[in-house]
RNA sequence: GGGCCGGUAGUUUAGCCUGGCUAGAACGCUACCCUUACGAGGUAGUGGUCCCCGGUUCAAAUCCGGGCCGGCCCA
Repeated sequence: GGGCCGGUAGUUUAGCCUGGCUAGAACGCUACCCUUACGAGGUAGUGGUCCCCGGUUCAAAUCCGGGCCGGCCCA
């Protein structure tokens, strides 16, 4: 330098190909209950510039262009 894959909540991630309910789950975190206490369990709550910038569109996490970061391969 070239090619491919990935970046979504504090963490792991689904969704992206086929645009359309205000983006969902698990773990975590907070308060309370329970317990001598911790853990486990129960109830309620807490969660996102969907990596960045621009474009297309009535509408973009999703499509298009450019960049950044990470991984793998080729040279």
A computed fold for a 75-nucleotide RNA from a Candidatus Nezhaarchaeota archaeon, annotated as transfer RNA. Its Rfam family is "tRNA". By type it is a transfer RNA. The RNAcentral record of the sequence draws on ENA. The organism belongs to Candidatus Nezhaarchaeota, within Archaea.